[in-house]
Context: one part of a larger RNA
RNA sequence: UUGGGCGUAAAGCGCACGUAGGCGGCUUGAUAAGUCGGAUGUGAAAGCCCUCGGCUCAACCGGGGAAGUGCAUUCGAAACUGUCAAGCUUGAGUAUGGGAGAGGAUUGCGGAAUUCCCGGUGUAGAGGUGAAAUUCGUAGAUAUCGGGAGGAACACCAGCGGCGAAGGCGGCAAUCUGGACCAAUACUGACGCUGAGGUGCGAAAGCGUGGGGAGCAAACAGGAUUAGAUACCCUGGUAGUCCACGCCGUAAACGAUGAGUGCUCGGUGUCUCGGGUAUUGACCCCUGAGGCGCCUAAGUUAACGCGAUAAGCACUCCGCCUGGGGAGUACGGCCGCAAGGCUAAAACUC
Numbered sequence: 001u002u003g004g005g006c007g008u009a010a011a012g013c014g015c016a017c018g019u020a021g022g023c024g025g026c027u028u029g030a031u032a033a034g035u036c037g038g039a040u041g042u043g044a045a046a047g048c049c050c051u052c053g054g055c056u057c058a059a060c061c062g063g064g065g066a067a068g069u070g071c072a073u074u075c076g077a078a079a080c081u082g083u084c085a086a087g088c089u090u091g092a093g094u095a096u097g098g099g100a101g102a103g104g105a106u107u108g109c110g111g112a113a114u115u116c117c118c119g120g121u122g123u124a125g126a127g128g129u130g131a132a133a134u135u136c137g138u139a140g141a142u143a144u145c146g147g148g149a150g151g152a153a154c155a156c157c158a159g160c161g162g163c164g165a166a167g168g169c170g171g172c173a174a175u176c177u178g179g180a181c182c183a184a185u186a187c188u189g190a191c192g193c194u195g196a197g198g199u200g201c202g203a204a205a206g207c208g209u210g211g212g213g214a215g216c217a218a219a220c221a222g223g224a225u226u227a228g229a230u231a232c233c234c235u236g237g238u239a240g241u242c243c244a245c246g247c248c249g250u251a252a253a254c255g256a257u258g259a260g261u262g263c264u265c266g267g268u269g270u271c272u273c274g275g276g277u278a279u280u281g282a283c284c285c286c287u288g289a290g291g292c293g294c295c296u297a298a299g300u301u302a303a304c305g306c307g308a309u310a311a312g313c314a315c316u317c318c319g320c321c322u323g324g325g326g327a328g329u330a331c332g333g334c335c336g337c338a339a340g341g342c343u344a345a346a347a348c349u350c
Stems, first nucleotide, its partner, number of pairs: 003322004007304002012318001014201004021194003025088007033081002035077008049065006091191001092188004096183003103177007110154001115149007125136002162169002206247006215241002220236004258317006266295011299306002323350003332343004
């Protein structure tokens, strides 16, 4: 619970696509379902309200009237909503020409570095720390040179930079492929927005099967530290991290800010595309569009702050909140191999 809210106090679903539904541009005509007006009928009695009367008054009771916001029928109005018809181009989309980008998928290639193996040189230490020790090394380590193997990640460029709906994406090349943006015309003619359910995508960790395994490293072992040290530090080290396929479906999945549209001073930087001016040309300067940032006017906010990328002014649609704990738990249901996830209380207590 017909209220007020959701950046930080409780509250925006992690993100998208989309069904039903809700909402929907400009012009003309028709209609009259919604809407508005009139009339008629009905709207029991009692009660409420007005008025008159009866009990000495009142309560109470009786008579009359009004009201009864409603429903039905009928007559009318035509602005708005709906419906039907015809049209329009500004919303939306398509075509053409461009340039930008770590957008996605697959395949191949490259160099630096770590580790390991082989060989050479070489000798007693190396490593590690606050200091040490565990550890490695005369069976030749560390260091250094040459060769080889293998896995993972791509220094500089790199940016408050770019791309993507979000998660996220960074060596190079090729193939396949999505989206956005700009310019100038042409075309379609409202084809739109949102979106309960639903469906798909979704970091890391984790799970299943099979590979792979260099480095790193939960668990684990040892050495230290310490009163203790199931830690922080050190030496090792297995899952895992990587690949393929299939699950899981969570997060401080954050801008802690749902999506869409319109409107509302300025300043400044940067990325991409265009026009003008200038020039051999890139610049400079003026200007248009789209993104990413910063500072601010009005306004707003409890304040902090936000401020054309709004948290301002409005509209449409969805989601969500309603004191703290109990509890995102129990039970039930659905999903999952499991871990668990989703949905979601109450007693009691302050």
A computed fold for a 350-nucleotide part of an RNA from an uncultured prokaryote, annotated as small-subunit ribosomal RNA, central domain.
It matches the Rfam family "Bacterial small subunit ribosomal RNA".
The prediction has a mean pLDDT of 90.